A computed fold for a 130-nucleotide RNA from a Bacillota bacterium, annotated as c-di-AMP riboswitch aptamer (ydaO/yuaA leader). Its mean pLDDT, the model's own confidence on a scale to 100, is 82. The source organism's lineage runs through Bacteria, Bacillati and Bacillota.
[in-house]
């Protein structure tokens, strides 16, 4: 100097997870989100379903899992659309034999984790500013 670590602002970014009162905090509500919801009974077999983009193939390997494609998703800085290029994820939890779709009803969640010189071009459309 540089690289890491810590704390603060400021800003982005994934995501339904932001806002606001309260302070008797295991609180009250919210913007946004997800379930469930239309028919008994008794026995055998065997399952089956949800969130989410996270399905699915093929090798590899004793188990765990490990590669390499892919479906499908996400970012590039006002938004939404089109081109074009580069990065980047393709995970994980959960119900407990049970649930198609839905009115009316009913029940829940409103988190967590990263990022800092990047951040291309056209159109509409908005905010600011003078």
């Nucleotide at each position: 100097a540089a690289a890491c670590u810590u704390g603060c602002c400021u800003c982005g970014c994934u995501g339904a997870a932001u806002c606001c009162c309260u302070u008797u905090u295991u609180g009250g509500g919210u913007a946004c989100g997800g379930a469930g919801g239309a028919c008994a009974a008794a026995a055998a077999c065997u399952g089956g379903g949800g969130u989410g983009a996270a399905c699915c193939c093929a090798c590899c390997a004793u188990c765990c899992g490990g590669u390499g494609g892919c479906a499908g998703g996400g970012c590039c800085g006002c938004u939404u659309c089109c081109c074009g290029g580069g990065c980047c994820c393709g995970a994980a939890c959960c119900c407990g034999u049970c649930a198609a779709c839905u009115a009316a009803c009913u029940c829940c969640g409103g988190a967590g984790g990263c990022g800092a010189u990047c951040a291309g071009g056209g159109a509409a459309g908005g905010a600011g500013u003078g």